[in-house]
Formats: sequence, C1' cells, structure tokens
RNA sequence: ACAAAGAAUAGAGGCGCCUGUCUUAUCAGUAGACCGAUGAAUACACGGAGCGGAUCCGUCAGCGGUUGAAAGGAUUUCAGGCCGAAGCAGUCCGGUGCCGCAACCGGAUUUCUGGUGCGACGAGUGAAUAACCUUCGUACUGUCACGAUCAACGUGGAGAGCUAUUCGGUAA
Repeated sequence: ACAAAGAAUAGAGGCGCCUGUCUUAUCAGUAGACCGAUGAAUACACGGAGCGGAUCCGUCAGCGGUUGAAAGGAUUUCAGGCCGAAGCAGUCCGGUGCCGCAACCGGAUUUCUGGUGCGACGAGUGAAUAACCUUCGUACUGUCACGAUCAACGUGGAGAGCUAUUCGGUAA
C1' cells in the first nucleotide's frame, strides 16, 4: 500500500418490462330497449335458506319485427414510470344484497423465471383458429466464472446477479 465480508450511490442488456392515452377492426347484428302473439308466476350467475324490493296496471322464457351498444383481449400513436423491471403458481385478507362455490378487482407473502423470438404439448381465461399462461425444445443476445488455438470459440451458473465510484476495514 492493495484483499475479503458488509453498506451507499449511479448504471448496462433490447423487437427490454409495466401503466395510461389515441386510432382501427373484431366483439356483433350479440347483450339491452321497444312492439306483437303464445306459455308459465315467477326472475335476480350455480346450489341453499330466509330476507330485500320488482311482479296479473305484466315479471320471466323462447319466437317474430324495429332499433342497437360496451367491457375485456388485439392493433396503431403518444406520454410516463422503470431494469425482479415484471410474470405464473400457492396461501391469506378485503370487495361484488346473505352463506358456499366460481369468476373478476385490489393488497400482503413464499417458491420459480437473466431477456427476446420461433415451435410443440396440455389444462385454463376468452366470442375467437387471435392473444395470454405453464412445461419442454431450439435460435439469438447480455452478464460472470472456467478452459482454449487466447480475435472468432466451447462448457457451466444465475438478477439476492453484473459493472463503476465511494465508504468500510482486515487475513497473509
């Protein structure tokens, strides 16, 4: 004088991630509304109980006629926040007139996944053959370690990682 453990700050990967907005198509001639005739007192996701209002001044069901959306998902534009960004799955909590269940929204927590593309399988969500998601395979790419013919390359690991600076402080 320099290690290590630990801490703080700032960064990189790239068809990078997420959110919101705009455009377009689909959703769909669907849901709903109105009218008509017919049928039944019932209908309020499914099942249950007793309520809550609605209901023979017409509720519900399918049929006919007129009219006729939206959300979610996709695509395009712009903006913002970021680099476990974020995502799947499990568990728990809250909300959707009660209970259970399903679905949806929000939050907490745990495992796993470096990122993207393509392909295949399978359950789910979905109107859908789109898209999302899981698993596997493959290609490209970033990072670190090891090896090498030391440029190209090969093998392996994972983001609690990697790089830079500062603090820190000690083994030999």

Lysine riboswitch aptamer from a Candidatus Fermentibacteraceae bacterium, 172 nucleotides, folded computationally. Its mean pLDDT, the model's own confidence on a scale to 100, is 76. It was read from a public genome assembly, where an Rfam model found it. Rfam family: Lysine riboswitch aptamer. Its family is annotated with lysine biosynthetic process in the Gene Ontology.